The part of an RNA shown here (small-subunit ribosomal RNA, central domain) has 353 nucleotides and comes from a Blastocatellia bacterium. Its Rfam family is "Bacterial small subunit ribosomal RNA".
[in-house]
Context: one part of a larger RNA
RNA sequence: CUGGGCGUAAAGGGCGCGUAGGCGGCAUGGCAAGUCGGGAGUGAAAGCCCGGGGCUCAACCCCGGAACUGCUUUCGAAACUGCCAAGCUAGAGUACGGAAGGGGCAACUGGAAUUCCCAGUGUAGCGGUGAAAUGCGUAGAUAUUGGGAAGAACACCGGAGGCGAAAGCGGACUUCUGGGCUGUUACUGACGCUGAGGUACGAAAGCGUGGGGAGCAAACGGGAUUAGAUACCCCGGUAGUCCCUGGCCCUAAACGAUGGAUACUUGGUGUGGGGUUCUCAAAGUCCCCGCGUGCCGGAGCUAACGCGUUAAGUAUCCCGCCUGGGGAGAAUACGGUCGCAAGGCUGAAACUC
Numbered sequence: 001c002u003g004g005g006c007g008u009a010a011a012g013g014g015c016g017c018g019u020a021g022g023c024g025g026c027a028u029g030g031c032a033a034g035u036c037g038g039g040a041g042u043g044a045a046a047g048c049c050c051g052g053g054g055c056u057c058a059a060c061c062c063c064g065g066a067a068c069u070g071c072u073u074u075c076g077a078a079a080c081u082g083c084c085a086a087g088c089u090a091g092a093g094u095a096c097g098g099a100a101g102g103g104g105c106a107a108c109u110g111g112a113a114u115u116c117c118c119a120g121u122g123u124a125g126c127g128g129u130g131a132a133a134u135g136c137g138u139a140g141a142u143a144u145u146g147g148g149a150a151g152a153a154c155a156c157c158g159g160a161g162g163c164g165a166a167a168g169c170g171g172a173c174u175u176c177u178g179g180g181c182u183g184u185u186a187c188u189g190a191c192g193c194u195g196a197g198g199u200a201c202g203a204a205a206g207c208g209u210g211g212g213g214a215g216c217a218a219a220c221g222g223g224a225u226u227a228g229a230u231a232c233c234c235c236g237g238u239a240g241u242c243c244c245u246g247g248c249c250c251u252a253a254a255c256g257a258u259g260g261a262u263a264c265u266u267g268g269u270g271u272g273g274g275g276u277u278c279u280c281a282a283a284g285u286c287c288c289c290g291c292g293u294g295c296c297g298g299a300g301c302u303a304a305c306g307c308g309u310u311a312a313g314u315a316u317c318c319c320g321c322c323u324g325g326g327g328a329g330a331a332u333a334c335g336g337u338c339g340c341a342a343g344g345c346u347g348a349a350a351c352u353c
Base pairs, nucleotide, nucleotide: 003323004322005321006320007305008304012319014201016199017198021194022193023192025088026087028085029084030083031082033081034080035077036076037075038074039073040072041071042070049065050064051063052062053061054060091191092188093187094186095185096183097182098181103177104176106174109171110154114150115149116148117147118146119145120144121143125136126135162169163168206248207247210243211242215241216240220236221235222234223233259318260317261316262315263314264313267296268295269294270293271292272291273289274288275287278284300307301306325353326352327351335346336345337344338343
């Protein structure tokens, strides 16, 4: 390389959009590049292979054949691929109507709680733990009542539920806005799928400028525990957590440890959405869906566990990745590239079993 693989053994890119490329629905006509058939030329000799022969055999040598699976050219075929022309509507998309949603951005606003401040009542404790102590409190704490300030997060609803490509999204209302679902026909007419590079997004932590800072809380200080205790428990507490910037970082058990698309293949039962029948309507009942999300299971698959129409089943297309024992081995060194830095991406070898 071929091949075999990627839920848990090594292996799915964190996730979209999309360039090149690869692949591509139904039907008609044409062309003949691929494809298939015939002919011609070439494919040196030797060698290999088959048959025969010569050295006493063999090695070796000689003769004949086959082969040289290829290339060039010519004639022909037109099913398939391709190309050209003109079509179709089942893929894809558009229009119109409908319903659902924590999808995104911005503005405004609400109540509970917490802490702090002021005032009233009130007096000796409070707090904390396994037990304590540090800590707070007679300069009046804790508790309780009234008033005020601030920041952050949104109890119940809340769900095995919903939305989003993923990261993720949850008080209320409003503006702007993306996507999917669905109904009836109408329209476009393959406009599609995937996607190396590229580009956009990307939890938390972290970095930079400027704000903010209630609670929580790395670091840090103290009290305990202990043989020790650079911890687990307790009292404090700074970065940070929040906001702004037309600034970065780019990682994760970024997980369903399962790439995307399409088609096909027994069922049962929940739930979200939609449609439909009955009804004035609603509720409810029954039925349905190229829709979503769960559970259980059939065939089949699997090393087993398990998966099982949301496949890990049966197939096709495209991308990413693994590499055949183990250690060294930590994505390490060097180089490249990106970054303010932290570091990210890419990524060996010696050695050793």